The prediction has a mean pLDDT of 88. This is a predicted structure of a 323-nucleotide part of an RNA (large-subunit ribosomal RNA, domain IV) from Clostridium algifaecis. The RNAcentral record of the full RNA draws on ENA. Taxonomically the source falls in Clostridium (Bacteria, Bacillota, Eubacteriales, Clostridiaceae).

Context: one part of a larger RNA
RNA sequence: UUGUUGUUAAGGAACUAGGCAAAUUAACCCCGUAACUUAGGGAUAAGGGGUGCCCCGAAAGGGGCCGCAGAGAAUAGGCUCAAGCAACUGUUUAUCAAAAACACAGGUCUCUGCUAAAGCGUAAGCUGAAGUAUAGGGGCUGACGCCUGCCCGGUGCUGGAAGGUUAAGGGGAAUACUUAGCGCAAGCGAAGGUAUGAACUUAAGCCCCAGUAAACGGCGGCCGUAACUAUAACGGUCCUAAGGUAGCGAAAUUCCUUGUCGGGUAAGUUCCGACCCGCACGAAUGGCGUAAUGAUUUGAGCACUGUCUCGACAACAAAUCUG
Numbered sequence: 001u002u003g004u005u006g007u008u009a010a011g012g013a014a015c016u017a018g019g020c021a022a023a024u025u026a027a028c029c030c031c032g033u034a035a036c037u038u039a040g041g042g043a044u045a046a047g048g049g050g051u052g053c054c055c056c057g058a059a060a061g062g063g064g065c066c067g068c069a070g071a072g073a074a075u076a077g078g079c080u081c082a083a084g085c086a087a088c089u090g091u092u093u094a095u096c097a098a099a100a101a102c103a104c105a106g107g108u109c110u111c112u113g114c115u116a117a118a119g120c121g122u123a124a125g126c127u128g129a130a131g132u133a134u135a136g137g138g139g140c141u142g143a144c145g146c147c148u149g150c151c152c153g154g155u156g157c158u159g160g161a162a163g164g165u166u167a168a169g170g171g172g173a174a175u176a177c178u179u180a181g182c183g184c185a186a187g188c189g190a191a192g193g194u195a196u197g198a199a200c201u202u203a204a205g206c207c208c209c210a211g212u213a214a215a216c217g218g219c220g221g222c223c224g225u226a227a228c229u230a231u232a233a234c235g236g237u238c239c240u241a242a243g244g245u246a247g248c249g250a251a252a253u254u255c256c257u258u259g260u261c262g263g264g265u266a267a268g269u270u271c272c273g274a275c276c277c278g279c280a281c282g283a284a285u286g287g288c289g290u291a292a293u294g295a296u297u298u299g300a301g302c303a304c305u306g307u308c309u310c311g312a313c314a315a316c317a318a319a320u321c322u323g
Base pairs, nucleotide, nucleotide: 001318002317003316004315005314006313007312008311010309011308014307019304027051028050029049030048031047036041038143052065053064054063055062056061066070078302079301080300081299082298083297084296085294086293090102091101106141107140108139109138110137111136112135118127119126120125144289145288146287147286149219150218151217154216155215156212157211158210159209160208163207164206165205169201170200174196175195176194177193178192181188182187220238221237222236223235224234247281248278259275260274261273262272263271
């Protein structure tokens, strides 16, 4: 000097991005225990008290003894309040992420009638399943509670079949080449062969017509108006498939923004409660609540402390220097 450990006056988070780390708490018995709640919980809530040994006594109880200290050492929850997210137990980036991500029970849509759908394989065959729609596959959502608005114009899917379009195939008009023949020649040219091949016929699909949003998705603008002002229940107009309903809202979403008001602090860009002007919330890409749960995220407090004011001392280990 570094590391590990221990102690520390007074203060007690002033440290710091942040109480990170450390300290506090801790066992058993007794008392006591709030909001909220899905009535199970919350809860070891919180907060208090006790704990050794000896004698008498059946016990209750009473008396005594020692120490600073009686769960005498060691092992053994710190607690509370408020908010976000996810219901929960669980799973995950083996080797920087454990989470709000994934899963989940529950919900819903859709496909599938059995040689099922779906999947693997060239096939044989196998899984599904030695199952049978209370079953199996796929998608989305994600306990529970209250709910889940409007739009089918676009894209997709399902159904429909009148008309339009449309492949191979069928069809074979016509044309070209070839040449028996005819012709003085130019040329014409049957049959056959070869090549090209029109009309006509013709499926699904597409166009078309409907349905369908817990399918992919979408859910307006301008102007005027009330007897202070302001605002606009109201009116007009343009556009749209329809113009965002309930609920929530400066939010894990708010740019302006440290919005404004209130609370907490002596002082608060964070936090909590409101407001609503939502740049750019919004209803199973679910909306809003929610007890319990969480090595989760954020804010506040009590207790506690060498985190700090601001250092100091000690033990052990290592390195280096000197002897």